[in-house]
A computed fold for a 1492-nucleotide RNA from an uncultured bacterium, annotated as small-subunit ribosomal RNA.
Its mean pLDDT, the model's own confidence on a scale to 100, is 84.
């Protein structure tokens, strides 16, 4: 110090428009016997076939002993003999060491116990070691065989073999007795041998507990369970056998199937757990596959034997040999795993007295970044912030003190020298290794991944839903921080990433530590078995529990303290720990066992009470239908409207009589009863449960309840009845694009009864049962008690409802009838889909029910609530929205725009409202962007450089040409600035570049501008409050308004952008001013012409005036509304300008600006001609008409804007006219345009006309360089369609519609268009049901790209996995039978036989061997059955797949409310019947609650 205490526990992304929750998927961490990709300097320590227990070439891995024995060979010796060596006999060891994990779910392993055993070698004790005998190898001889090997005869030794003797112990035993040993070697010691006892070591056996998954495996077992006798073993035992008995195991999971060596430990984790069982260590099993024994102390034996089988090899074809899961190594398999190395020096093993020999055990070395640990690839200084790269707003920034340069160092690597420990005498493979010393020189040494978020790190270019990325979310369709490259950055580092696997995060299987009203999840309900749990008191016991002691928990590992390698990894020492098991001694509160007792739980007894509780029998009236009869006549019935249908053969209607079946109006009620399903006329009989009150009885008898049993709506099934109404199927009629439906007319099963099945429902309170506790208030049902005022109040028990506190809940909500606080028991859940499906089992007559998966696929599916949007939901309100009116469009001709078509081109844009007389306020050329042809290339235009020339600008006119352009002349004039210096600039021509230029693309990269909802009344914020939150409140409510306008109320109080007002104009008036305006009075004139005047009109400046201010009514005493007065004007007086937050990726790159891209002798520039003007057609907007409210002719009255200098043009003349010629005046309140027109008068008289004017012909005129394509106007002639317009549709509420003319812009010219101006001048609005649009509140929602939404099913196509399937192939298991190798056992033993016995011998006996027989048994065979797997024509559904077909089922009341169960039907979603549910909108009623 480890122990205890303390300390130790991290989250993130992804469902939505947003939120909270549930819930899955994914990521960040650690680890590995790993593999793959890129890269690679050194050292130490470790590790290295996880796959084919697949097959193996070659070498080695188990021998040794001459001190057991005879012999052979060699050497020495004359020899005896000695030494060395070798095969054999013999002994010991080959049962250890080494390998592997196939089998095994088992006493195999772990742990702790036990008794009926053996144990070579070793230690200790006791005793002995005597006498004999017969063989067999080797060897010799003779054979067989290719070989392996082997046969016969003969000789021989021993510690080989046999007999006898002896027996302290030992064994057997009926206690008399019987049985059983030995080996020698060498000599000095000693080493051996035999018997025996004890120990140690090792092993065998038995038992308790622990040890994977499956019940879609529920029953298994005949030697099976036990006993007796016998046999067998070292030993107990059905271990074996004969007989007897019928047991034994099992929901506390037997049997069967699948998988697997077990453990110490390893990885992870805060822990509890989870996963794993390489290396190291313990045990087990196996040794080519299966079986068997022999020897031995020990094996049923890895490198022994026998047999069978498969395979390989040799062979002379007769026969033989073999077993690397020992170490190396080879082939194969595989993503993948090493050298055919050195040494016995150390440690250990075998043999030996020993020397020693053997040892692929072991110690070392080799290969491999496979892992862990350590070190290095340099250090300091160095700003001109070098060069280069990259970016850039072109200034700069960054790479970056980084480099270079200068000054140092030498770890590593290299070279040289010395040189160990490991060996305490000799002996060192490692190894000239570790280590030490010296030397030279920055020298030898950096990569990998990532940079959208999670998750540290950003820019440029390329690409353009392509190529590609991706762990999840997701990137990529021309400006990609997400692809590829580069620069830069971040992380780790001799490694870095990826893949795979395990644990973690995951409280996502929840013991620690989850849930079940609506998210997945309460069995449809009850009774009840096992089990679990269980009231008070006393005693006892000590099983659980707690405490102390003892034994064990191998070592290693983990942890702590030290120590050794320079450190670390690593190793060593000591400790702690090993949370466990066994045993013993105590404690006794609690739980349990046993005994006793109690009454509060439960039950009983007595007395009352309510009730659609159940079963059976009987009975009643109303109604429907049918039948009969009467009255009566033409319809009835049915619907949105109809038809099918019934009816003159008399219906419907009505009256009377009859029949039959089914159901029970009113009462009737969030009333009652029942466990649930469910139960409703009345009466009777039988019967279950409940409640209240009393109680002197029993004495825990209780609660729950896996399996089990019973009940269980509707539909459906079977048999037999019954059948009025209703009504699946079916038929017909409608509706419809279709209508297998909704609607209608019929109608069969069925609905009803009896008996028997089925066993399911949204069987719901989507809420299991029981007990206790925890504020209340108000109803109602059934009882009881008390009080009094006798119909009320209070108390109480049990049911049934509403609201509500605490508490709970994700929220909604629940709240003494809990979804609160606790305890007990049961059932159930673990992402969505596939699927409550398949297969298997059970049940059923069937329909089907029940139990219940997997492959595959997705990143969600889901709950509650929020804000919007939407609804063929509701309420309130507004608008020329409808209605009431007036006039149009749609029909005709023409004008104009668009589409389409055409074309060389018909330039481009605009596209519902909100494109289409729009951009275009004006295309003959120009414009012009388009087409054809011809030209130019620093360019028509800008800036800059160089060279030459000239110093400029204009006019006239010639040639070629379509012109641009090119060429060649004449003539007039002689640039600007200046510091006065030919100093600077300019112009023309030429050259090369930078660049110009683009109406080319992208309005989905943009700015600006605009349209639209909409001049609709809305849109927001700060602070506060409420809500976990998104959000709400304010902004809702009651009134009111044109208005979120104002008032009142209110957890809100204030504020902003909008509304209104402020601005312009019109309407009244005052003052000022009076020309070009005006003229009442005075004068004058043809004439306000002139004098005069400024009163009036008018002009244009400044003011006044209108504010619901006043009165009455109403309203709430408010805001306001209604009426009135006054006033020129009255309730925003009329009109205009003014357009909130936002929506439509609305429109515009062709007004302009602009990013990016594209073109650059062209997509730029110039010119001529053409085109934008085409024309079978369709649409929009207009004009003119169709006529008499009109046409024509005449008359000649009354406006207001506005415009005018190469312009308006009076007036005069000419012309029918357009116009022409001349020309006053006017830069405009002065002159001109300028005539206003509708009006009035006359005529025409209903016709294709005296309407209408298109079209065409001729002749003119104007503008213009030019009128052909392609202008306007005039005159004459021509005289088309058209007689008021289908469906449909537009505008307008007052000086408006309608109608009439006038002016202007742009413009040479060109209007029916556009923008302005005035003249004349209506009708109607009951009203808000409906259509359209909008605002507010509320409701439902599966929508949020927001209903032009979402979404279902069939069919067709492609792909994927899967079920069935005639069968077929293989594995495995079982049963029956056949066969029966080797072997042991039993029997026999004719044949053979050395040891012992008898015998002189011959021979015989005992014993043994061969052979034979018997049962057992491996492989093999036949048959049957179970089970598993593969394949399988065809077939079933399922899943997935940007743009297929048919419909529209669901989400809103989804247009027939939806859904559940069941049955029938149908292309499909689905439809219909019966019963059920609300998880149905809307309106009304009833009841209840809250407030008043």
């Nucleotide at each position: 110090a480890a122990u205890u205490c303390g300390a130790u526990u991290a989250g993130a992304g992804u469902u939505u428009g947003a939120u909270c929750c549930u819930g899955g998927c994914u990521c960040a961490g650690a680890a590995c016997g790993a593999a793959c990709g890129c890269u690679g300097g050194c050292g130490g320590c470790a590790g290295g076939c996880u796959u084919a227990a697949c097959a193996c070439a070659u070498g080695c891995a188990a021998g040794u002993c001459g001190a057991a024995c005879g012999g052979g060979u060699g050497u020495a010796g004359c020899a005896a003999u000695a030494c060395a060596u070798c095969a054999g006999u013999g002994g010991c060891a080959g049962a250890c060491g080494g390998g592997u994990g196939a089998g095994u779910a088992a006493c195999a392993c772990g742990u702790g116990g036990g008794a009926a055993c053996c144990u070579u070698c070793c230690u200790a004790g006791g005793g002995g070691u005597a006498c004999g005998g017969a063989a067999c190898a080797a060897c010799u001889c003779a054979g067989g065989g290719a070989a392996a090997c082997u046969u016969g005869a003969g000789c021989u030794a021993a510690u080989a073999c046999c007999g006898u003797a002896u027996a302290c112990g030992u064994c057997c035993g009926u206690a008399a007795g019987g049985a059983g040993a030995a080996a020698g070697a060498u000599u000095u010691a000693u080493c051996g041998c035999c018997c025996u006892u004890a120990g140690a070591c090792g092993g065998g056996c038995c038992c308790g507990c622990g040890u994977c998954g499956g019940a879609u495996u529920a029953g298994g077992u005949a030697g099976u369970u036990g006993g007796u006798g016998g046999g067998g073993u070292a030993a107990c035992g059905g271990c074996c056998u004969a007989c007897c008995a019928a047991g034994c195991c099992g929901a506390c999971g037997a049997u069967c199937c699948g998988u697997a060596g077990c453990u110490g430990a390893u990885c992870u984790g805060a822990g509890a757990g989870g996963a794993u069982g390489a290396u190291c260590a313990g045990c087990c099993a196996c040794a080519c596959u299966g079986g068997g024994a022999c020897u031995g102390a020990g094996a049923c034996a890895c490198g022994g034997c026998c047999c069978a089988g498969a395979c390989u090899c040799c062979u002379a074809c007769g026969g033989g040999a073999g077993g690397c899961a020992g170490c190396a190594g080879u082939g194969g398999g595989g993503a993948a795993u090493c050298u055919u190395g050195g040494a016995c020096a150390a440690u250990g093993g075998g043999c030996g007295c020993a020397a020693g020999c053997c040892u692929g055990a072991u110690c070392c070395a080799g290969c491999c970044a496979u892992g862990c640990c350590g070190c290095g690839u340099g250090a300091g200084u160095g700003a001109a912030g070098a060069a280069g790269g990259c970016c850039u707003u072109a200034g700069g920034g960054u790479u970056g003190u980084a480099a270079a340069g200068c000054u140092c160092u030498u770890u590593u690597a290299c070279c040289a020298g010395g040189g160990a420990c490991g060996a305490u005498a000799a002996u060192g493979a490692c190894g000239g290794u570790a280590c030490c010393u010296g030397g030279a020189g920055a020298a030898u040494a950096a990569g990998c991944c990532c940079c959208g978020g999670c998750a540290a790190a950003c820019u440029u270019c390329g690409u353009g839903c392509c190529a590609g990325c991706a762990g999840c979310c997701g990137c990529g369709g021309u400006a990609a921080u997400a692809c590829g490259a580069a620069g830069g950055g971040g992380g780790c580092u001799a490694g870095c990433g990826u893949u795979g696997u395990u644990c973690g995060g995951a409280a996502u299987u929840a013991c620690u530590g989850g849930g079940c009203g609506u998210a997945a999840a309460g069995c449809g309900c009850a009774c009840g078995u096992a089990g679990g749990c269980g009231g008070g008191u006393c005693g006892u016991u000590a099983a659980g529990u707690c405490a102390g002691g003892g034994g064990u928990g191998a070592a290693a590992u983990c942890c702590c303290g030290g120590a050794g390698c320079u450190c670390a990894a690593c190793u060593c020492c000591g400790g702690a720990a090993c949370u466990g098991c066994c045993u013993u001694u105590g404690a006794u509160a609690c739980u349990g066992g046993c005994g006793a007792u109690c009454u509060a739980g439960a039950g009983g007894u007595c007395g009352a009470g309510a009730g659609a509780g159940g079963u059976g029998a009987g009975u009643g009236g109303a109604a429907u239908u049918c039948c009969g009869a009467g009255u009566g006549u033409a319809g009835a019935g049915g619907u949105g409207a109809a038809a099918u249908u019934c009816g003159u053969a008399g219906a419907u209607a009505u009256u009377c009589g009859g029949a039959a079946g089914a159901a029970c109006a009113c009462c009737a009620g969030u009333g009652g009863c029942g466990a649930a399903g469910g139960c409703g006329g009345c009466u009777c009989a039988c019967u279950g449960g409940c409640u209240c009150g009393a109680u002197a009885c029993u004495g825990a008898c209780g609660c729950u309840g896996a399996g089990g049993u019973g009940c269980g709506a509707a539909a459906g099934c079977g048999u037999g009845g019954g059948g009025a109404g209703c009504a699946a199927a079916c038929a017909g009629g409608a509706u419809u694009a279709g209508a297998u439906a909704c609607c209608c007319u019929g109608g069969u099963a069925g609905u009803c009864c009896a008996c028997g099945c089925c066993g399911u429902a949204a069987a719901c309170u989507a809420u299991g049962g029981g007990u206790g506790c925890u504020a209340g208030c108000c109803g109602u049902c059934a009882g009881g008690a008390a009080g009094c005022u006798u119909g009320c109040u209070u108390c109480u028990u049990g049911g049934u409802g509403g609201c509500g506190c605490a508490g709970c809940u994700a929220a909604c909500g629940c709240a003494u009838u809990a979804a609160g606080c606790a305890c007990c028991c049961c059932g159930c859940c673990u992402g969505g889909g596939g699927a409550g499906u398949a297969c298997g089992g059970u049940c059923g007559c069937a329909a089907g029910a029940u139990u219940a998966a997997a492959a595959c696929u997705c990143a969600a599916a889901g709950g509650a609530a929020u804000u919007g949007a939407c609804g063929g939901g509701g309420g309130c309100c507004c608008g020329c929205a409808c209605a009431a009116g007036c006039g149009g469009u749609g029909g005709a001709g023409c004008a104009u725009g668009u589409g389409g078509u055409u074309u060389a081109a018909u330039u481009c844009g605009a596209a519902g409202c909100a494109a289409c007389g729009c951009g275009c306020a004006g295309a003959a050329c120009c414009u012009u962007a388009c087409c054809u042809a011809c030209c130019c290339u620093u360019g028509a235009c800008a800036u800059g450089u160089c060279c030459a020339g000239u110093a400029u600008g204009g006019g006239c006119a010639c040639c070629a040409g379509a012109g641009a352009u090119g060429g060649a002349g004449c003539u007039c004039u002689u640039c600007a600035g200046u510091u006065c210096g030919g100093c600077u600039g300019g112009c023309u021509g030429g050259a090369a570049c930078a660049c110009a230029g683009g109406u080319g693309c992208u309005g989905c990269a943009u700015g600006g501008c605009u349209g639209u909802c909409g001049u609709c009344a809305g849109c927001u914020c700060g602070u506060g409050u409420c809500g976990u939150g998104a959000g709400a409140u304010g902004u809702u409510g009651g009134g009111u308004u044109a208005a979120g306008u104002c008032c009142c109320g209110c957890a809100a109080c204030g504020a902003g952008c909008g509304c209104a007002a402020c601005c312009c104009u019109c309407g009244c008036u005052u003052c000022u001013a009076g020309u070009u305006g005006c003229c009442a009075u005075c004068a004058u004139u043809c004439a306000g012409u002139u004098g005069g005047g400024c009163a009036c009109u008018c002009u244009a400046g400044a003011g006044g005036g209108a504010c619901u201010g006043c009165c009455g009514g109403u309203g709430a005493u408010a805001a306001g509304c209604c009426g009135g007065a006054g006033g020129a004007a009255g309730g925003u007086g009329g009109g205009g300008a003014u357009g909130a937050c936002g929506u439509c990726a609305a429109g515009u790159c062709c007004u302009c600006a602009u990013g990016g891209c594209c073109c650059u002798u062209a997509c730029g520039g110039g010119u001529a001609g053409g085109g934008c003007u085409a024309c079978a057609c369709a649409c929009g907007u207009g004009c003119u008409a169709c006529a008499a409210u009109g046409g024509c002719g005449g008359u000649g009255a009354c406006a207001g804007u506005g415009g005018g200098c190469a312009g308006c043009g009076a007036c005069a003349a000419c012309g029918c006219g357009a116009g022409u010629u001349g020309a006053u005046g006017c830069u405009a309140a002065u002159c001109c345009c300028a005539a206003a027109a509708a009006g009035c008068c006359g005529u025409c008289u209903c016709a294709g006309u005296u309407c209408a004017g298109a079209u065409c012909g001729u002749a003119g005129u104007c503008u213009g360089c030019a009128a052909u394509u392609c202008g306007g106007c005039u005159a004459c002639g021509u005289g088309a369609a058209g007689u008021u317009g289908g469906a449909a549709u537009c505008g307008c509420u007052a000086g408006u519609a309608a109608u009439c003319g006038u002016a202007g812009a742009a413009c040479a010219g060109c209007a029916u268009g556009c923008u302005a101006c005035g003249g004349u001048g209506a009708a109607u609005a009951c009203g808000u049901u409906c259509c359209c649009g909008g605002g507010c509140c509320u409701u439902g929602u599966a929508c949020a790209c927001a209903c032009c939404g979402c979404c279902c099913g069939u069919c067709a196509c492609a792909c994927c996995a899967u079920g069935g399937g005639a069968g077929u192939u293989g594995g495995u298991c079982a049963u029956a039978c056949c066969u029966g190798a080797a072997g042991a056992c039993g029997g026999u033993g004719u044949u053979c036989u050395a040891a012992c016995c008898c015998g002189c011998a011959a021979g015989g006996g005992a014993g043994g061997a061969a052979g034979c027989c018997g049962g057992c048994c491996a492989c093999g065979g036949u048959a049957u059955g179970g089970u598993c797997a593969g394949c399988g024509a065809c077939u079933g559904g399922g899943g997935u797949g940007a743009a297929g077909u048919c419909g529209u089922a669901a989400c809103a009341a989804g247009g027939u409310a939806g859904c559940c169960g069941u049955a029938g039907g149908g292309g499909a979603a689905c439809c219909u019947g019966c019963g059920g549910c609300u998880g149905g909108a809307u309106c009304a009623c009833c009841u209840c609650c809250u407030u008043a």